Overview
Predicted 3D model of a 72-nucleotide RNA (transfer RNA) from an uncultured Bacilli bacterium. Its Rfam family is "tRNA". The prediction has a mean pLDDT of 81.
[in-house]
RNA sequence: GGCGGUAUCGUCUAAUGGUUAGGACUUUAGGUUUUCAACCUAAGAAUUAGAGUUCAAUUCUCUAUACCGCUA
Numbered sequence: 001g002g003c004g005g006u007a008u009c010g011u012c013u014a015a016u017g018g019u020u021a022g023g024a025c026u027u028u029a030g031g032u033u034u035u036c037a038a039c040c041u042a043a044g045a046a047u048u049a050g051a052g053u054u055c056a057a058u059u060c061u062c063u064a065u066a067c068c069g070c071u072a
């Protein structure tokens, strides 16, 4: 240089074009407990960026960025 893959809460991970973007861990608050831990309840937290297609895009297309792999 060429080709391909991946990018979603703090972390891991789901979502077949119509989801309130779900779950687990974590965090915060409350309950329980003499205290801690454990347990229970509730809350908070995300679609890499820019364009395009579409009534509607995390999803399809293009470009860029980052990472990974193959190849010379």
Stems, first nucleotide, its partner, number of pairs: 001071007010025004018055001027043005048064005